[in-house]
RNA sequence: GGAACGGACCGGACGAUCGCUGCUUAAUCAGCAGAGGAAAGUCCGAACACCAUAGGGCAGCGAGCCGGAUAACAUCCGGGCACCGGUUUCGGCCGGUGACGACAAGUGCAACAGAGAGUAUUCCAGCCUCUCCGGAGGUAAUGGGUGAAAGGGUGAGGUAAGAGCUCACCGGCGGAGGUGGUAACAUUUCCGGCCAGGUAAACUCCUCGCGGUGCAAGACCAAAUAGGGGAACGCGUUUCGGAUCGCCCGUCCGAUGCCGAUGGAAACAUCGCAGCGUUCUCGGGUAGGUCGCUUGAGCCGUUCGGUAACGAACGGCCCAGAUGAAUGAUCGUCACCUGCGCAAGCAGGUACAAAAUUCGGCUUACAGGUCCGUUCCGCUA
Numbered sequence: 001g002g003a004a005c006g007g008a009c010c011g012g013a014c015g016a017u018c019g020c021u022g023c024u025u026a027a028u029c030a031g032c033a034g035a036g037g038a039a040a041g042u043c044c045g046a047a048c049a050c051c052a053u054a055g056g057g058c059a060g061c062g063a064g065c066c067g068g069a070u071a072a073c074a075u076c077c078g079g080g081c082a083c084c085g086g087u088u089u090c091g092g093c094c095g096g097u098g099a100c101g102a103c104a105a106g107u108g109c110a111a112c113a114g115a116g117a118g119u120a121u122u123c124c125a126g127c128c129u130c131u132c133c134g135g136a137g138g139u140a141a142u143g144g145g146u147g148a149a150a151g152g153g154u155g156a157g158g159u160a161a162g163a164g165c166u167c168a169c170c171g172g173c174g175g176a177g178g179u180g181g182u183a184a185c186a187u188u189u190c191c192g193g194c195c196a197g198g199u200a201a202a203c204u205c206c207u208c209g210c211g212g213u214g215c216a217a218g219a220c221c222a223a224a225u226a227g228g229g230g231a232a233c234g235c236g237u238u239u240c241g242g243a244u245c246g247c248c249c250g251u252c253c254g255a256u257g258c259c260g261a262u263g264g265a266a267a268c269a270u271c272g273c274a275g276c277g278u279u280c281u282c283g284g285g286u287a288g289g290u291c292g293c294u295u296g297a298g299c300c301g302u303u304c305g306g307u308a309a310c311g312a313a314c315g316g317c318c319c320a321g322a323u324g325a326a327u328g329a330u331c332g333u334c335a336c337c338u339g340c341g342c343a344a345g346c347a348g349g350u351a352c353a354a355a356a357u358u359c360g361g362c363u364u365a366c367a368g369g370u371c372c373g374u375u376c377c378g379c380u381a
Stems, first nucleotide, its partner, number of pairs: 001377010012334007020034005036352001040363002043361005048214004060210005065079005080100001081098007101205002106203002108199002123144003126139005152170006171195002173192008218291004228282008239255006256274002259272005298317008335350006
C1' cells in the first nucleotide's frame, strides 16, 4: 500500500432567491424552526385512553439453562452446557451457532430400504445339538447386509454353543452424600447390572405469565337541513274519568264529541278516528372546530460506580407537529457517480427510502465514504 471479514459512524457540502407548515406578534413586516437511521415491516415489550371486570377455575395463547440490566420485553450484558470450525507444546485456547425444562409419567410417530424401528429381532455366513442328510431345533456373541438410526465396550468365567447370564475394569443412567460456585453447572465418593435409542415449532406433563380495543383511543364546543321532547296561541272534532304507576310516557277500560263507513223508513246499532299549524324553548347528534399533540423511561457533556449491559450525580439544551396532510423548486461554486469524447470539456444524476399519539427493541432495505480491529499478500528499511 492492497484484498477479505467483523465492528462503529457519516449518508452530498456551502451560499443566494422564491414558495409551503409551525411558533413569536393585536396584525403586518421581520425573526426562528422544519424527516430517518431505518420515519419501513407492524413482529415483540410498554406508556396513555376508553370499554369490560366479585372471586376462583376450565379452555386458549405465550414465556421456558443460570445470574444480572431495564418501566417492560421474545431485547441487551455476563456466565454454564451442547454442537460446528480453526489452532495446539494435546493441558487447552480462539471464533461462531443454539425456542437450551421434561421422552426414566403416559400416548403416538419414524418415508424408502431392511428379517427386525423398540416387551427387540434372525436375512446371509457362522457356532452347537439332533438327523431319515432333505432338514429341524437352540444361540444372537462374531463377521456381513439394510438404513439417518440396529438395543453399552474390553477381557475372563460360564455353557452343548451362547448371551450382563456372572465377575473385573471402562463408559452411560438413576439414587444418596462431599467439595467449589449466588446459580446454571463442574468435580469427586458410595450404592444399584439399572443399560432405559430418536422425536415435545408430536399430543402431553411441569413452572410462570396473559381481559379487550387502539390517538379513526378518547374529551370538549357546535351550524344549516331533517327528526324528537315541552310550553303558549290559533284552528279543529274543547276532550273527561278510571286502572296500571314513585313520576312521566305508554298501554288498557269507560264516557263524551265530530267526521267517515256499513245497515235501517226513522229512532238508532256496529266499526273506525281523537289531531293539525305557528312561535318560543330543551336535549341528542352530523358537518366543522378545539384539545389529546409533542418536555420526553428526552438529548449533549463531564465525573463517579459496575467486567459489561447499565446506573447515579452535576452542568447545559429545547430539537417537525401537518390533517385533501408542509418539509419543495431554481441558480452559483465544489465533491462523487454514469455516459460521450484523444483531450479540454459537455450532458445527466446523488443509495435505501420519507414523519402521523409517544417511547424501548427486533427484522428487513441501503450507492458511496471515514475510522478501528483481525487475517493474508506485496513493497521499503
The RNA shown here (Bacterial RNase P class A) has 381 nucleotides and comes from a Pyrinomonadaceae bacterium. The sequence is in RNAcentral, with records from ENA. Lineage of the source: Bacteria > Pseudomonadati > Acidobacteriota > Blastocatellales > Pyrinomonadaceae. Rfam family: Bacterial RNase P class A. Rfam classes the family as a ribozyme. Of the family's consensus pairs, 94% are formed in the model. Its mean pLDDT, the model's own confidence on a scale to 100, is 77.